RNAcentral holds the full RNA, with entries from ENA and SILVA. Predicted 3D model of a 346-nucleotide part of an RNA (small-subunit ribosomal RNA, central domain) from Chitinophagaceae bacterium BFE17I. The source organism's lineage runs through Bacteria, Bacteroidota, Chitinophagia, Chitinophagales and Chitinophagaceae. It matches the Rfam family "Bacterial small subunit ribosomal RNA".

Context: one part of a larger RNA
RNA sequence: CUGGGUUUAAAGGGUGCGUAGGCGGGCAUGUAAGUCAGUGGUGAAAUCUCAAAGCUUAACUUUGAAACUGCCAUUGAUACUAUGUGUCUUGAAUUUCCUGGAGGUUAGCGGAAUAUGUCAUGUAGCGGUGAAAUGCUUAGAUAUGACAUAGAACACCGAUUGCGAAGGCAGCUGACUAUAGGUGAAUUGACGCUGAUGCACGAAAGCGUGGGGAUCAAACAGGAUUAGAUACCCUGGUAGUCCACGCCCUAAACGAUGGAUACUCGACAUACGCGAUACACAGUGUGUGUCUGAGCGAAAGCAUUAAGUAUCCCACCUGGGAAGUACGACCGCAAGGUUGAAACUC
Numbered sequence: 001c002u003g004g005g006u007u008u009a010a011a012g013g014g015u016g017c018g019u020a021g022g023c024g025g026g027c028a029u030g031u032a033a034g035u036c037a038g039u040g041g042u043g044a045a046a047u048c049u050c051a052a053a054g055c056u057u058a059a060c061u062u063u064g065a066a067a068c069u070g071c072c073a074u075u076g077a078u079a080c081u082a083u084g085u086g087u088c089u090u091g092a093a094u095u096u097c098c099u100g101g102a103g104g105u106u107a108g109c110g111g112a113a114u115a116u117g118u119c120a121u122g123u124a125g126c127g128g129u130g131a132a133a134u135g136c137u138u139a140g141a142u143a144u145g146a147c148a149u150a151g152a153a154c155a156c157c158g159a160u161u162g163c164g165a166a167g168g169c170a171g172c173u174g175a176c177u178a179u180a181g182g183u184g185a186a187u188u189g190a191c192g193c194u195g196a197u198g199c200a201c202g203a204a205a206g207c208g209u210g211g212g213g214a215u216c217a218a219a220c221a222g223g224a225u226u227a228g229a230u231a232c233c234c235u236g237g238u239a240g241u242c243c244a245c246g247c248c249c250u251a252a253a254c255g256a257u258g259g260a261u262a263c264u265c266g267a268c269a270u271a272c273g274c275g276a277u278a279c280a281c282a283g284u285g286u287g288u289g290u291c292u293g294a295g296c297g298a299a300a301g302c303a304u305u306a307a308g309u310a311u312c313c314c315a316c317c318u319g320g321g322a323a324g325u326a327c328g329a330c331c332g333c334a335a336g337g338u339u340g341a342a343a344c345u346c
Stems, first nucleotide, its partner, number of pairs: 004317003007300002012314001014201004021194003025088007033081002035077008049065006091191001092188004097182004103177007110154001114150008125136002162169002206247006216240001220236004258313006266291009295302002319346003328339004
């Protein structure tokens, strides 16, 4: 480079925006770069192929032809690609109206629970376990009631639900803001798809500075268990868990399934619209699910939300281990991250 692949065998980038690039809708017309055809020039010799000839044959040598699939010039063709111009509306986008939602940021408010404190009632246990013990308690605990304070999370509704690019998002209300769907009209007129480098976002844990600290809880301490028990169980308990700002940039970041467009049997459920006089029934659009055909698949299975049939673009794979290691480079405060081998071995 070519070929074959990427749900589970190696392999889809964590996600988006977007530069270069690649690819790209209908009609008319100009040009003729790619493309196709003709002609001319050139394409050394040898080699190769074919025909013949010469060494007794062959190898070998010689002669001739063909070929040298290329390049240059020129004359034409114009379907396709390209390029210029004009035009169209179905792709794309904008506007009006209607609607949806745990989408995001921020402020305020609420009740239950938990813990702590004070007061009251009240007396000997409480707590915990398989059983116990450590622990708490006559300096009055546990339990019950009242009040106060604090921080964090939002029971029921709740769902195969909804929203978001992904990560993710759930008490209530307000403000700001983004987005999606539907309907019929109007406007622009291919403005599109993908996207190397790049930029932005990115759970949890972790890091820095300053707050906060109720619960839970790495580390740690004690009690058990055990042959041992640096564990599982129990009693405590610090970082952390929460907030603001700044870093880190990784996950089984999963649908283990990149994005876009078109096409291809059905059935049922569900969310939100449109339409409909209407609680039936039936129609239609966008999502979310289940089942089942053709087809695909090694099978499991997938099956209009494809892993089917095709096209375009990107990413990635090429036996196991060594190894996501070493070295170098870049990034980071650090932890570490990204890129990423080989010897050797089976």